[in-house]
Transfer RNA from Hibiscus syriacus, 74 nucleotides, folded computationally. Rfam family: tRNA. Rfam's curators write: Transfer RNA (tRNA) molecules are approximately 80 nucleotides in length. Lineage of the source: Eukaryota > Streptophyta > Euphyllophyta > Malvoideae > Hibiscus.

């Protein structure tokens, strides 16, 4: 320096062909259950979709340039 992946919640991740309210799990907080605690249960608590920018009626999904991360080539 040049090439491939990748960035979605406090943490692991899903999100198909661009379409109508952004999801689980796990965590966290409050009930129930227990003499208690674990456990087990119901309810809640959650996001600038990495950052600007463009196309588009309509972006987490296309594209652009930056930038983090992980590889590989020299």
């Nucleotide at each position: 320096a040049c090439c491939c992946g990748u960035c979605c919640a406090g943490c692991u991740c899903a999100g198909u062909u661009g379409g109508u309210a952004a999801g689980a799990g796990c965590g966290c907080a409050a009930g129930g259950c227990u003499c208690u605690u674990a456990a087990c249960u119901u309810u809640g608590u959650g996001g600038u979709c990495g950052u600007g920018g463009g196309a588009u009626c309509g972006a987490g999904u296309c594209u652009c340039a930056c930038g983090g991360u992980g590889g590989g080539u020299a």